Source information: Model confidence (mean pLDDT): 84 of 100. Transfer RNA from Malbranchea cinnamomea, 72 nucleotides, folded computationally. Lineage of the source: Eukaryota > Dikarya > Eurotiomycetidae > Malbrancheaceae > Malbranchea. Its Rfam family is "tRNA". Rfam classes the family as a transfer RNA. From the family's description: Transfer RNA (tRNA) molecules are approximately 80 nucleotides in length.
[in-house]
RNA sequence: GCUCCAUUAGAUCAGUGGUAGAUCAGUGGAUUGCAGAUCCAAAGGUCAGUCGUUCGAAUCGGCUAUGGAGCU
Numbered sequence: 001g002c003u004c005c006a007u008u009a010g011a012u013c014a015g016u017g018g019u020a021g022a023u024c025a026g027u028g029g030a031u032u033g034c035a036g037a038u039c040c041a042a043a044g045g046u047c048a049g050u051c052g053u054u055c056g057a058a059u060c061g062g063c064u065a066u067g068g069a070g071c072u
Stems, first nucleotide, its partner, number of pairs: 001071007010024004018055001027041004048064005
C1' cells in the first nucleotide's frame, strides 16, 4: 500500500428493509432473623460517525474512525 472481517444496553451477543431483543451484571419488590440462592418487576440504546438510496434503514451503498486478520 491492497483485500477482508468486526463495531447494537455496563459486559457477552442475537437481530438479512416495517415499533430494537436475550443472558449476565446493576436497581426495586417478594422470600429470609440477616445475607446468599430463588421468584417477580421495572429501568438501561443518537444500533461507532457522517452522507446517500428508499414511503420506511441496525439492516442496502459511499466515505471516515477504532480494533483484528491476510497479502505484498
The RNAcentral record of the sequence draws on ENA.